[in-house]
Molecule: Bacterial RNase P class A
Organism: Tibeticola sp.
RNA sequence: GAAGCCUGCCAGGCCGUCGCUGGUGCAUGUCCCGAAAGGGCGCACUGGAGGAACGUCCGGACUGCACAGGGCAGCGUAGGAGGUAACACCUCUCCACCGAAAGCCGCAAGGUAUAAGGUGAGGAUCAGAGCAACAGAGACGAGCCGAUUGAGUUCGGGUGAAACGGGCAAUCUCUACGCGCAGCAACACCAAAUAGGCACACGAUGAUGCGGCCCGCGGAGUGUGCGGGUAGGUGGCACCGAGCCGGGUGGGUGACCCCCGGCCCAGAUGAAUGACGGUCACGCCCCGGGUCACCGGGGUGCACAGAAUCCGGCGUAUCGGCGGGCUUCACAC
Numbered sequence: 001g002a003a004g005c006c007u008g009c010c011a012g013g014c015c016g017u018c019g020c021u022g023g024u025g026c027a028u029g030u031c032c033c034g035a036a037a038g039g040g041c042g043c044a045c046u047g048g049a050g051g052a053a054c055g056u057c058c059g060g061a062c063u064g065c066a067c068a069g070g071g072c073a074g075c076g077u078a079g080g081a082g083g084u085a086a087c088a089c090c091u092c093u094c095c096a097c098c099g100a101a102a103g104c105c106g107c108a109a110g111g112u113a114u115a116a117g118g119u120g121a122g123g124a125u126c127a128g129a130g131c132a133a134c135a136g137a138g139a140c141g142a143g144c145c146g147a148u149u150g151a152g153u154u155c156g157g158g159u160g161a162a163a164c165g166g167g168c169a170a171u172c173u174c175u176a177c178g179c180g181c182a183g184c185a186a187c188a189c190c191a192a193a194u195a196g197g198c199a200c201a202c203g204a205u206g207a208u209g210c211g212g213c214c215c216g217c218g219g220a221g222u223g224u225g226c227g228g229g230u231a232g233g234u235g236g237c238a239c240c241g242a243g244c245c246g247g248g249u250g251g252g253u254g255a256c257c258c259c260c261g262g263c264c265c266a267g268a269u270g271a272a273u274g275a276c277g278g279u280c281a282c283g284c285c286c287c288g289g290g291u292c293a294c295c296g297g298g299g300u301g302c303a304c305a306g307a308a309u310c311c312g313g314c315g316u317a318u319c320g321g322c323g324g325g326c327u328u329c330a331c332a333c
Base pairs, nucleotide, nucleotide: 001329002328003327004326005325006324007323008322009321010320012280013279014278015277016276017275018274020048021047022046023045024044025043026042029041031040032039033038050304054315055314057313058312059311060310061309062183063182064181065180074179075178076177077176078175079093080092081091082090083089094122095120096119097118098117103112104111105110123174124173128172129171130168131167144157145156146155147154187235188234189233190232197226198225199224200223201222202221209217210216241264243263244262245261246260247259248258250257251256282301283300284299285298286297287296288295289294
């Protein structure tokens, strides 16, 4: 220098105006909504999407129910060792396969090897079942054909991916191991109206009702309390934790672990996280200039996508930009 791989990071910046939403503090009314529970309204300060918030495919936390033990069914996993809260994830390693130029073979077409690296549901086909088309006499189970022999005794059989033995388990199956079920619409608490329920009291010796009392009318339930569920509301729920950031001449091949220091980092439910303007940066196009380094002007674009109980993975989408490392070859010293 060329080629091939692996991997990390960013995801426009700043200013102004106007808004939305969480938290904290102050303020707080004879206020507003509501039966209540509960919620709202002001001011100040302050927080406010992602690397995938996505798909909801795995694994957990958490919650409720179930639960002596064993078995069957069902589902899942599958080389070995390790990491982790756990995993189907990750790491190291064994095996198999893939993997470029060069080199070698070849007139050529082409063939041949590995590197970095990549891929692998990689247990079992002496338990059993099943296995397409074409070709072929025959395709899953031993027969068939030819030769040979005392004898199915021995040898061979063109096709085909596979043939007188084997292969395929990502077809069923078997083996080993693992797995209770449901999910934040979980679950807990507060709690109307209406209709049931329970208790007590009054009531055909006439209750309750008919505006307060008496008379009168009328004729079968009435009153109070309790309890469960629903609408509605609050919590769960924004978390001192599988937390984030930085450092370590700490351990380990590595995944990862350990130690030290710092930080507290979105939270709705009509579902916030925005809109407009300016400016700078970047990409593309056009025009003009140019000493081909660029300069000026104009236009246009800036991806994929948006939290909804929370984490760890995997998978998928993604305009453009900035790095780091490994291998092979060539050249120079």